[in-house]
RNA sequence: CGAGUUGGUUAGGCGAUCGCUGUCGAAUUAUCGGCAGAGGAAAGUCCGGGCUCCAGAGAUCAGAGUGCCAGGUAACGCCUGGGGGGCGAGAGCCUACGGAAAGUGCAACAGAGAGGAAACCGCCCGAUCUCGAUCGGGUAAGGGUGAAAAGGUGCGGUAAGAGCGCACCGCAUACUUGGUAACAAGUAUGGCGAUGGUAAACCCCACUCGGAGCAAGACCAAAUAGGAAUCCAUUAGCCGUGAUCUCCGGCGGAUUCGGGUAGGUUGCUACAGGCGGACGGUGACGUUCGUCGCAGAUGAAUGAUCGUCCACGACAGAACCCGGCUUAUCGACUGACUCAUCCU
Numbered sequence: 001c002g003a004g005u006u007g008g009u010u011a012g013g014c015g016a017u018c019g020c021u022g023u024c025g026a027a028u029u030a031u032c033g034g035c036a037g038a039g040g041a042a043a044g045u046c047c048g049g050g051c052u053c054c055a056g057a058g059a060u061c062a063g064a065g066u067g068c069c070a071g072g073u074a075a076c077g078c079c080u081g082g083g084g085g086g087c088g089a090g091a092g093c094c095u096a097c098g099g100a101a102a103g104u105g106c107a108a109c110a111g112a113g114a115g116g117a118a119a120c121c122g123c124c125c126g127a128u129c130u131c132g133a134u135c136g137g138g139u140a141a142g143g144g145u146g147a148a149a150a151g152g153u154g155c156g157g158u159a160a161g162a163g164c165g166c167a168c169c170g171c172a173u174a175c176u177u178g179g180u181a182a183c184a185a186g187u188a189u190g191g192c193g194a195u196g197g198u199a200a201a202c203c204c205c206a207c208u209c210g211g212a213g214c215a216a217g218a219c220c221a222a223a224u225a226g227g228a229a230u231c232c233a234u235u236a237g238c239c240g241u242g243a244u245c246u247c248c249g250g251c252g253g254a255u256u257c258g259g260g261u262a263g264g265u266u267g268c269u270a271c272a273g274g275c276g277g278a279c280g281g282u283g284a285c286g287u288u289c290g291u292c293g294c295a296g297a298u299g300a301a302u303g304a305u306c307g308u309c310c311a312c313g314a315c316a317g318a319a320c321c322c323g324g325c326u327u328a329u330c331g332a333c334u335g336a337c338u339c340a341u342c343c344u
Base pairs, nucleotide, nucleotide: 002339003338004337005336006335007334008333009332010331012309013308014307015306016305017304018303020037021036022035023034024033025032026031039315043326044325046324047323048322049321050320051213052212053211054210056247057246058245059244060243061242063209064208065207066206067205068082069081070080071079072078083097084095085094086093087092098204099203103202104201105198106197120143121142122139123138124137125136126135127134128133151169152168153167154166155165156164170192171190172189173188174187175186176185177184178183217266218265219264220263227257228256229255230254231253232252237251238250239249240248271293273292274291275290276289277288278287279286280285
């Protein structure tokens, strides 16, 4: 000085005037004052919960989700740290990562042959012979086809070849060492079909899972028509919050037409809360001490104007709450690391 990798903070500021919402206080008058007032994603509604309601008992299932190991967490499909595999020159990044010897399925064409599949060209030996070839036997090293073809490279051996033999790899089994483990390294034995792929195909295995949701639920007030019709009906049927069956309990059930109400209070914000310190841990995080209270609207609150600074402002607005993931995005500041070039 340039290029890159990976974290963290922030999200226009300041002043003035008017206006809006909540809360507290004062005034008794319809006002004054204090404090607070949208996000890092509030978005998607994809996961996990808190909370509320339903669930009488037993049995049998379905369905869904996750998928290397160990931790964190209220929990998770999240996060942290490791292992295997892949990419990158590197810092780093990605990972839908249990099982193919339980079974089934799928893979066009080409090719001799595509999964208990093989001899097209070729090579070697023998016989015949019209010297062009033909027949028989052996072979899978060479060539061809293909995404993929009876482990790979080399040496020896053979009629020519082949793990046929040997060496080194690969594979299988056993043991030792390190590690909580996934796994890694080493040693020994075996010439070794573990003939290939695919499970984000069906499937098998392991673990987890009741349902519905703040429009949940609770309370108050008010109004109406305790409505009418049709069909079924107590041996039936419906309900008891995934399905089916049994027991138990309750009750008439279904459809159509018509009428009333849709108001208020609550749930509704003090929490698995924010910030700071100390200690423990590689880390996610945990323990402890201190401190703070930081939106609660309900046709839906923070807007408008002026001045000024500047980095000239993108994506974009809470509606019960929280922990994550994913997506969108203008900039500003900053830590660590990698590589190239130049100078000393």
This is a predicted structure of a 344-nucleotide RNA (Bacterial RNase P class A) from Halieaceae bacterium UBA4452.
Of the family's consensus pairs, 97% are formed in the model.
Its Rfam family is "Bacterial RNase P class A". Gene Ontology terms of the family: dimeric ribonuclease P complex, ribonuclease P activity and tRNA processing.
It was read from a public genome assembly, where an Rfam model found it.
The prediction has a mean pLDDT of 77.